[in-house]
Context: one part of a larger RNA
RNA sequence: GAUUGAACGCUGGCGGCAUGCCUAACACAUGCAAGUCGAACGCGAAAGUACCUUCGGGUGCGAGUAGAGUGGCGGACGGGUGAGUAACGCGUGGGAAUCUGCCCUGCAGUGGGGGACAACCCGAGGAAACUCGGGCUAAUACCGCAUACGUCCUACGGGAGAAAGGGGGCUUCGGCUCUCGCUGCAGGAUGAGCCCGCGUCCGAUUAGCUUGUUGGUGGGGUAACGGCCCACCAAGGCGACGAUCGGUAGCUGGUCUGAGAGGAUGAUCAGCCACACUGGGACUGAGACACGGCCCAGACUCCUACGGGAGGCAGCAGUGGGGAAUAUUGGACAAUGGGCGAAAGCCUGAUCCAGCAAUGCCGCGUGUGUGAAGAAGGCCUGCGGGUUGUAAAGCACUUUCAGUAGGGAAGAAAAGCCUGAGGUUAAUACCCUUGGGUCUUGACGUUACCUACAGAAGAAGCACCGGCUAACUCCGUGCCAGCAGCCGCGGUAAUACGGAGGGUGCAAGCGUUAAUC
Numbered sequence: 001g002a003u004u005g006a007a008c009g010c011u012g013g014c015g016g017c018a019u020g021c022c023u024a025a026c027a028c029a030u031g032c033a034a035g036u037c038g039a040a041c042g043c044g045a046a047a048g049u050a051c052c053u054u055c056g057g058g059u060g061c062g063a064g065u066a067g068a069g070u071g072g073c074g075g076a077c078g079g080g081u082g083a084g085u086a087a088c089g090c091g092u093g094g095g096a097a098u099c100u101g102c103c104c105u106g107c108a109g110u111g112g113g114g115g116a117c118a119a120c121c122c123g124a125g126g127a128a129a130c131u132c133g134g135g136c137u138a139a140u141a142c143c144g145c146a147u148a149c150g151u152c153c154u155a156c157g158g159g160a161g162a163a164a165g166g167g168g169g170c171u172u173c174g175g176c177u178c179u180c181g182c183u184g185c186a187g188g189a190u191g192a193g194c195c196c197g198c199g200u201c202c203g204a205u206u207a208g209c210u211u212g213u214u215g216g217u218g219g220g221g222u223a224a225c226g227g228c229c230c231a232c233c234a235a236g237g238c239g240a241c242g243a244u245c246g247g248u249a250g251c252u253g254g255u256c257u258g259a260g261a262g263g264a265u266g267a268u269c270a271g272c273c274a275c276a277c278u279g280g281g282a283c284u285g286a287g288a289c290a291c292g293g294c295c296c297a298g299a300c301u302c303c304u305a306c307g308g309g310a311g312g313c314a315g316c317a318g319u320g321g322g323g324a325a326u327a328u329u330g331g332a333c334a335a336u337g338g339g340c341g342a343a344a345g346c347c348u349g350a351u352c353c354a355g356c357a358a359u360g361c362c363g364c365g366u367g368u369g370u371g372a373a374g375a376a377g378g379c380c381u382g383c384g385g386g387u388u389g390u391a392a393a394g395c396a397c398u399u400u401c402a403g404u405a406g407g408g409a410a411g412a413a414a415a416g417c418c419u420g421a422g423g424u425u426a427a428u429a430c431c432c433u434u435g436g437g438u439c440u441u442g443a444c445g446u447u448a449c450c451u452a453c454a455g456a457a458g459a460a461g462c463a464c465c466g467g468c469u470a471a472c473u474c475c476g477u478g479c480c481a482g483c484a485g486c487c488g489c490g491g492u493a494a495u496a497c498g499g500a501g502g503g504u505g506c507a508a509g510c511g512u513u514a515a516u517c
Stems, first nucleotide, its partner, number of pairs: 001517004006513005013364006019357002021322001026320003030317003035073003040070002043067001048061005080275003089200007098192002103188008111145001113143002120135006151160003165180006201247003208238003213235008250272004254265004277298005300311004328354001330353003336350001337348004367397004377388004401458001403453005411444001416438008461506005466487003472501005482489002
């Protein structure tokens, strides 16, 4: 000098864009953060209201609504954190023994049956959480059978293995057709698992380490190779080119600095990894050994009728605590994206916005011109004057920003409805593609921006002035009080302490501290 996720002191007008628990991976009240589908399926209220009534109630509407249940897809994404990890974890470049829901392409199918279980009803237990027994029932839930282009196994003779329907249109009720699905196989795309070369901090005051250890044979296991696991056999394997051990640490693109080489670093954004109260485990699934799933153990907190239960903010806000220190218990799904759905739509603390903070960067303003009687006051003085100083006042203007009022974009394209063309079809239905028209949809938002109004009106500080280092005098103090980055100042004329006047440098900031180059 540059830089910072900074903090502290003094000060503080506006806007834009960014950034904001670096410490206790400490503990968490409360709310929200993952649902959706009735075009898979069976059930199915109530309030209210109208009528009837034997006054018990019944019927219609509400409404096949609310609602839970079965089932499907999603909860493995998105969001957070950096504890652990010195490792094929990451980076880079290769590899073969693999899987891949949804999506795309192609081929072939979607026939015919069966038995259950929830919900519901009845009963029982429990303080609760919830649980148990009996009975009824549907399905794109479950299970056989049939069939098998291609698929798998094979001793090459053969053997094994699928499926589900829903919605729309037409119908002479036979069926035809469209669409969304379903099954088998192949290929693709995407994603993921695995292996290897090279690179990846400090310590030798860590020198030896290793028994599933190193390899083989045979098996088991996995989507897949493999001591991954097991039995047997052999005795290997690693190491001064630093094994092992200890310490520290998420890695990278990048960031900061520097002429570069390099050094330091890894906030925000992006990629990968790891973790989800601590430890362990599997289940389901295309995918997890699963942050807001399950089971066990532990610590902690809460409820309890003492028998037993409930919980997990390193999601967004927020609280306590720790700390020098880090924000709102905000708005909206309008946009972008995601999940579900045929769609309408629903959900979305992702996201987009707003709030707070000079935390940073950038921009703007705090007036402009004129104005010598060089006013008054202050300070200095050699008492003549000098300086503050065109500075002020005065005069003439302007109105950015802030204020008040009015106008006012873009972020919105879609979807829906009407209509033309093409495709499909028996069809001018339906459906799909594409064009035209129409109707709406904005959290931000009192938006950006524009216009008008008023009046210089509302807006300057901080540090320094001995040398380094730009900037000097007076007073006070008297090795005291104090200053100080280094050298060093202060013991009676201190440009070095404190105040004042003046000056210098930066400026909505300026200094100090910390840290890096």

Description
The prediction has a mean pLDDT of 87. A computed fold for a 517-nucleotide part of an RNA from a metagenome, annotated as small-subunit ribosomal RNA, 5' domain. The full RNA is in RNAcentral, with records from SILVA.